Record summary:
Small-subunit ribosomal RNA from an uncultured bacterium, 1511 nucleotides, folded computationally. RNAcentral holds the sequence, with entries from ENA and SILVA. The coordinates come from a structure-prediction model, not an experiment, and the mean pLDDT is 84.
RNA sequence: GAGAGUUUGAUUCUGGCUCAGGAUGAACGCUGGCGGCGUGCCUAAUACAUGCAAGUCGAGCGAACAGACGAGGAGCUUGCUCCUCUGACGUUAGCGGCGGACGGGUGAGUAACACGUGGAUAACCUACCUAUAAGACUGGGAUAACUUCGGGAAACCGGAGCUAAUACCGGAUAAUAUAUUGAACCGCAUGGUUCAAUAGUGAAAGACGGUUUUGCUGUCACUUAUAGAUGGAUCCGCGCCGCAUUAGCUAGUUGGUAAGGUAACGGCUUACCAAGGCAACGAUGCGUAGCCGACCUGAGAGGGUGAUCGGCCACAUUGGGACUGAGACACGGCCCAAACUCCUACGGGAGGCAGCAGUGGGGAAUAUUGGACAAUGGGGGAAACCCUGAUCCAGCGACGCCGCGUGAGUGAAGAAGUAUUUCGGUAUGUAAAGCUCUAUCAGCAGGGAAGAAAAUGACGGUACCUGACUAAGAAGCCCCGGCUAACUACGUGCCAGCAGCCGCGGUAAUACGUAGGGGGCAAGCGUUAUCCGGAUUUACUGGGUGUAAAGGGAGCGUAGACGGCGAUGUAAGUCUGAAGUGAAAGCCCACGGCUCAACUGUGGGACUGCUUUGGAAACUAUAUAGCUAGAGUAUCGGAGGGGCAAGCGGAAUUCCUAGUGUAGCGGUGAAAUGCGUAGAUAUUAGGAGGAACACCGGAGGCGAAGGCGGCUUGCUGGACGAAGACUGACGUUGAGGCUCGAAGGCGUGGGGAGCAAACAGGAUUAGAUACCCUGGUAGUCCACGCAGUAAACGAUGAAUACUAGAUGUCGGAGAGGUUACUUUUCGGUGUCGUCGCAAACGCAAUAAGUAUUCCACCUGGGGAGUACGUCCGCAAGAAUGAAACUCAAAGGAAUUGACGGGGACCCGCACAAGCGGUGGAGCAUGUGGUUUAAUUCGAAGCAACGCGAAGAACCUUACCAAGUCUUGACAUACCUUUGAAUAGUGAGUAAAGUUACUAGCCCUUCGGGGCAGGGGAUACAGGUGGUGCAUGGUUGUCGUCAGCUCGUGUCGUGAGAUGUUGGGUUAAGUCCCGCAACGAGCGCAACCCUUGUUCUUAGUAGCCAGCAGUAAGAUGGGAACUCUAAGAAGACUGCCAUGGAUAACAUGGAGGAAGGUGGGGAUGACGUCAAAUCAUCAUGCCCCUUAUGAUUUGGGCUACACACGUGCUACAAUGGCGUAAACAGAGGGAGGCGAAAGAGAGAUCUGGAGCAAAUCCCAAAAAUAACGUCUCAGUUCGGAUUGUAGGCUGCAACUCGCCUACAUGAAGCUGGAAUCGCUAGUAAUCGCAAAUCAGAAUGUUGCGGUGAAUACGUUCCCGGGUCUUGUACACACCGCCCGUCACACCAUGGGAGUCAUCAAUGCCCGAAGUCAGUGACCUAACCGAAAGGGAGGAGCUGCCGAAGGCAGGGAGGAUAACUGGGGUGAAGUCGUAACAAGGUAGCCGUAUCGGAAGGUGCGGCUGGAACACCU
Repeated sequence: GAGAGUUUGAUUCUGGCUCAGGAUGAACGCUGGCGGCGUGCCUAAUACAUGCAAGUCGAGCGAACAGACGAGGAGCUUGCUCCUCUGACGUUAGCGGCGGACGGGUGAGUAACACGUGGAUAACCUACCUAUAAGACUGGGAUAACUUCGGGAAACCGGAGCUAAUACCGGAUAAUAUAUUGAACCGCAUGGUUCAAUAGUGAAAGACGGUUUUGCUGUCACUUAUAGAUGGAUCCGCGCCGCAUUAGCUAGUUGGUAAGGUAACGGCUUACCAAGGCAACGAUGCGUAGCCGACCUGAGAGGGUGAUCGGCCACAUUGGGACUGAGACACGGCCCAAACUCCUACGGGAGGCAGCAGUGGGGAAUAUUGGACAAUGGGGGAAACCCUGAUCCAGCGACGCCGCGUGAGUGAAGAAGUAUUUCGGUAUGUAAAGCUCUAUCAGCAGGGAAGAAAAUGACGGUACCUGACUAAGAAGCCCCGGCUAACUACGUGCCAGCAGCCGCGGUAAUACGUAGGGGGCAAGCGUUAUCCGGAUUUACUGGGUGUAAAGGGAGCGUAGACGGCGAUGUAAGUCUGAAGUGAAAGCCCACGGCUCAACUGUGGGACUGCUUUGGAAACUAUAUAGCUAGAGUAUCGGAGGGGCAAGCGGAAUUCCUAGUGUAGCGGUGAAAUGCGUAGAUAUUAGGAGGAACACCGGAGGCGAAGGCGGCUUGCUGGACGAAGACUGACGUUGAGGCUCGAAGGCGUGGGGAGCAAACAGGAUUAGAUACCCUGGUAGUCCACGCAGUAAACGAUGAAUACUAGAUGUCGGAGAGGUUACUUUUCGGUGUCGUCGCAAACGCAAUAAGUAUUCCACCUGGGGAGUACGUCCGCAAGAAUGAAACUCAAAGGAAUUGACGGGGACCCGCACAAGCGGUGGAGCAUGUGGUUUAAUUCGAAGCAACGCGAAGAACCUUACCAAGUCUUGACAUACCUUUGAAUAGUGAGUAAAGUUACUAGCCCUUCGGGGCAGGGGAUACAGGUGGUGCAUGGUUGUCGUCAGCUCGUGUCGUGAGAUGUUGGGUUAAGUCCCGCAACGAGCGCAACCCUUGUUCUUAGUAGCCAGCAGUAAGAUGGGAACUCUAAGAAGACUGCCAUGGAUAACAUGGAGGAAGGUGGGGAUGACGUCAAAUCAUCAUGCCCCUUAUGAUUUGGGCUACACACGUGCUACAAUGGCGUAAACAGAGGGAGGCGAAAGAGAGAUCUGGAGCAAAUCCCAAAAAUAACGUCUCAGUUCGGAUUGUAGGCUGCAACUCGCCUACAUGAAGCUGGAAUCGCUAGUAAUCGCAAAUCAGAAUGUUGCGGUGAAUACGUUCCCGGGUCUUGUACACACCGCCCGUCACACCAUGGGAGUCAUCAAUGCCCGAAGUCAGUGACCUAACCGAAAGGGAGGAGCUGCCGAAGGCAGGGAGGAUAACUGGGGUGAAGUCGUAACAAGGUAGCCGUAUCGGAAGGUGCGGCUGGAACACCU
C1' cells in the first nucleotide's frame, strides 16, 4: 500500500485496452473582483534596426585646453576693453598601470575523467590579499603625444623632426631558484627533507605628504625568498542512455630507449627498436543526449525529468590560429578562411544581441526599446568619486501557489415568472421582494514608516493606520447512461451529432441539441499534450513456461555460475566501532518574522553514498594438509529388436517358360476404363528378381533423442545386480562450440518386385484440377556426400534431496519353505490414489508436491516467423528476426443449452401391414400471377390457400368513377328560433341532398320545463389512415408431448450440479427400489359433462303388459315395460394363479353390463416462434381535417393465356334405371314452420287446420331388402356445356342468384413422379338437420344408419422424450467460417534510377599562425678607439595546417515508372476447405499439382468420433 469498466448465454482464469489520483516554464475554449510571493522563447545555436551592458587612475608621464586671484603695460568713451607675466581650482586625446579570463547569456557540440563521488600530485602553477625575512645601488638610449610634409572617398596609413615616465635596457649586490659534489634523516616505488662548498640571475635614485631639508621619516607603489589563503591544472578507483539486424577494432597504434616540449606527468611530439594494445564483464560503429544538487510521481523499490535557484562543463555567426597576460587560445580583443549584411568615389572598408530592452521570422505559445545605483556585490582609484541592463525595483500575463471578497439576520401570500403535471398539484424556494444590520475588498479624505551603522530611498506618498460613505462595483465553468456525485420536458429520427472505455441515435433518447432542475469545483472551470501512479502489465522487493504467450529435437562439452565432511590460517565479501567527506538551497522536525497562509529566518535531523582506520571470524571466498557418504576405477554375473559389417533362410507379390483348360477376368455403392479367343483369370511345374521379415508380440525390452524386430558369425557402446578392494570432491549445469538427428528433398553411381506424388484414362458430380477404379514416373532400396526440419510430444529442460499407500509387469540378488509359494532389497516400466499443488482439466516418489543449483524461453491479437540485413546451403530452403498500420479483444478450462449426414434407450397412423383417397377429367371454392378505373384489406412451410367470410345482385363495402355536404351521418356543451318527428300525396334529380301541401307532441303552479326539428359560433366530432417491431385482450403451434421449477441441505472458487441421474415399470417425472439428499409447487392422473348396466322416485304432450275400447294409445284406465329427468349403486388390479426382487407391475383366469386410464368430450405446465390480429374490440404515438371524414348513383370484390391447395361428381354391374316396401337420431319453427285438400309434367302455386311445440309442422330418411330391366359400350355409365320454356326470393336477378321441365350429352374407362387420412362402432359408405340467411352450399358444424381389413415388428423415413458424446454454434446448423477474383482507401517491401545529407579515406591546393632553417637586407641601448662583434628583426624556405578541389567507396534518408504481398471496407463473384465422424477425421514437416479454398504421396501426432479387442 483501496479499485472499477470491457472477451461469455452465463462462469472462472490468462491477457491486453480504458478510467478514477498527482504534476507542468504549458497551450486552447468560456469567464474574470482584489492582494501577496514566485514565474514567463520548451520552436529558428534563425537574422538583427536603435539605445545601453567595462571601465578607471592627473597621487606614474609629457603635453594641450580652460582659467579665479594677483602683478605690469596700452587705449581711451575713468570704468570698460586689450596685451604680457604668475598661474590656484579644474578638464583629458596620448604614453603608462590595473581591470576587460569576473559578472551576464545559451545548451549547439560532447557518451567524454564531460559530470558525480572518493582519492593522488614525492609530477604542478597561482596577479591582487596576509605573514615573515632581506632589499630598493649605479648608468643609458629611445618613442607616442606634439610640429610639419604626403597618400586616401572613408577606415586609416607613411616620411622627417622634438620630448617624458612607475615605459624600455646595461652593470653591481644577492638567495633556500638552477647545475655539480658531499653528509645526515625520512618515505608507499619513482623518491623527499635539511645542511655545506663551487658557478650563476633583480629593482622605480618612484608618487603624495611631514620635517629639524646633502638628511630623516609616514602612506601607497616596487624587487627577491619562504610560507599561508584563494583560484586553477593534471592523474586515478567507482558510477554514467539505446541498438549485436554494429563483432571484430587499432600504425603513434601498445611498450621501450634517447631527445624535444610543457606550469607539470605522459606518444604530448620526433628518431630508433620490439609487436604489441582493446573486445562477448560488449571493443569499434551508428543514433540520441550538456552532467549534477535536485524536481515530479510512487507505500517503498523504482520510473520519468534536468525550466526557475545553486555547482561543474562547453560555446559565443561557421571553421582554423596564435598573441598579450598571473590567468584566454579570450561573447562586447587580434589574424586568416567561409557564408551573410551594410558603406563605397568601385580602388577599398565595416559588422557579429546564445548581455538588457526591442524588431522581423518561426510557432499552439512566452513580457517594457521602464526607474535607480538607495541596498547587496564587482572593477579602478590614496581618496573624493566614476562605471556597473550584475543587482534592487516598477510595468505586462489568472502562468502557478497562497489569502480575501462578491454580504449577514429575519422573512410563507409558500407572490409573480419559469419548468413540469395524473390538471389536484409539484419544483425553483427563505430563494426574491419587504424589514433590520454590517463594511472585509474596491472607491474618497487625512496621517504615514522600517529597509540607512553619520549623510544618501529608485521602490513610493508604497506598506500600514484612521475617518466618513453606499448593499452598493465584484460568478463563472464543467458535468448529470455505467464507471462517477447529479433527471425531467421538448426538438431530432442511424440524420444532425456524442464518445475516455463500454457504447448512444433507425418516432416515446435520463447518452445528440435546447430548457427547467440537480451535482461538482470556484476567480476560476473544462479540454488537449506530456510524465509517474493504478500496472505484481519486465515481477530486486514482486510473475511465469502440461493445455492460456512461453522447455532449446537430443547429447557431449568450453567459458561462466553453483557445489560434500571435519580442521588450521588469511580477512576480499560480511558484521561492528571511530574519523573524514557527503557545498548552500531543497526535503522532514522544532521555534520564529510578514495580521494568517504562500513566502521566509534560525537550529536540528536526514542526505540510505564514498574513503580511511581499529576489531570479530559463524557463513561465502581463499590457502594448506586430510576424510569417504557424492563421483569414478577394478572383479564376478546375468538381461536386451542398442550400434556396425558380412553371410544365410523361408512365406508372399510380380514377371518369364512350359503344361492343363475355356470365356470371361478384374473392379465398384453401381459401373466403366483395363486384361482376355494372338487363349487371359484359374490351376500345375520350373526359373528370375527385388523388397519386407507373419505367428511369438505383450500396458514387454534396448537406446541421449531420432529410432531399433527372420537366423548366424565377427567387432563394439551403454545400463543393471553382487561383493566392498582402489582414487579422494575428481561433482552439477552449461552461453558460444562440436556431434547425432524421422520422413520428404538434392548430388553422383547402382538397383527397381511391390507400393506410389506428378501424369493419363474411367466413373461420380451443377462442376470434380478430389474422394472411388484401372494404369503409372520420380521416389521408396544400396553406397558415398549434402540438407537439419516435424504434433522431433509426456505439447512437461537437466541434476540432487525429501514427502501415505495399493496393485501389475521386466531384469538381478538374498532369506524362509511343506517346493505350491511367502518375504526382503536394488534398478526399470505401468495403473489407481492420500497430503499438497492447480483457473479448472488434472498431476501425485517416473510430480504439474516441498526445496536448492544451472541453462533455455514468454510479455495482447493480427501484420509475421513476414520484410530488410547477416550467416549457412548446389538448390529447395534453414537460422537470426523487426516496423508502419490495424483491432478491443485474441485465448485456456469448465457450465447450461442448441445442433451433429455421433451413440444407446423409448414413444407416436412415424414406418411397416391394410382400407380408402389426392395428384389425371369436368365442375365448385380459395390462393398466386396477370389484367383493370377498381379488381378493398388481411392470412404465407408444417402452424396461409371451402382461412377472417355462420353465406359480395343493392346494402354489406373498406375499392373505383361521378355528384353533393363541411361543427358535419354520430356524442357533449352554449345561444337563438320553431313545434315537431313521422306518414301520405306531389315537384325535382341518375340518385341522395332540396322543396310544396295535408295529417300530426307531452307535463304545468301558466312563470316555465321536457322532448324534438331548423339556424349560428366554438371547443370538437370523424378516420376499415400508419405502426401487431410501442401495446392490452384473444388465438395458433410445438403438444395432451411429459415435462418445467422451488425451499432447505450438500458438492463446486464459480457459472452450476444434486434432487429430476441409476435398476425396473408405466399412457405418464405413473409407481417401486436404490441413492446427499429431504420435501414442495405447476403439469400427469383424479374431481366435471356425455355414453354403456342396474336401482329408487316421478308419469304428460311420452309408454301400453294385463282390463275396457278404437280406423288409430284416439279414449277410460294402468305405472309394469320403453322413454323422459332427478338421485343413487357399480370397477378398486378388489379376488385367484404365475412371473418379478417378497416391490411396483405384467400375463392369464373367475365373477361382472363394463377390467386394468371402459369409449368420447371439456381441460393445454414453464416456455418457444419480435408467430397472427391496430380490419372484432380497446389503446400509446404519428398522420388527414371543405378531407385519408360524411353521403348518393353506377361499377368492382364474380375479370382470365396460366400455376397451386381444398372439395364435389364420376369413369360404372358390389353398378345405373324403374316399381312397390321398411328402419333413425339430433335439430329448427311466429316478419316462422306450414298439415289436409286441390292445380301443375315439375320447380311451384292455391289453401290456411294445427303449433311459441316430448302435443302441430319441417319430415320423404337414404344406403338396405324384394322384383324387373340394362350386359361391358364412352354405354340406359358420366353429367359438363349450351338452347328453349318456366318457377321462387327480392325495389331490382344484365354485369351477378337458386330451382324446374324439355332438348343438347363435353372430358373422363381408376390416374406419372409424388403425396394424404385412418387401429373399431374406427375407416369406408348412406342420408338427415342446423347456423348464417329475403334469396343464394359440393363449404362448415352436428346427427344417426350400414359397417370392415390389418398391425410380424421398430432396420429405415418424419416428429418427440431421456441419458451420453463432440463442438471454433449461443441470432444457437436457415449457425459459424476459409481462400482466390473484382472495386475503394491506407501504410509498407522490392525497384532502372534521381536528389540532397553525414562521417571517414586517398590525392591536389595550401590562408593565418607556431616551430625550425636561412637571413647577402635592416637595426638606438651592451663590448670595442675604430673596424667590427654580440644580440635582434624584416624577408625567404620547410614541416604541420582550416576552408576548398578531385576520386572511388560507405551509411542513413527522400522520391520513382512498374511490381509484391498485407490491412480495412456495403447486402459483389466463385466455390465449401475448417468447426459434429463437418459428410474423404483433423493437424505437423516435406515434396508435387491445381481458379481458389485445397488435393495427393511419404513419415509423424491425438489436440479424432464410433465400434471392436485388451487391461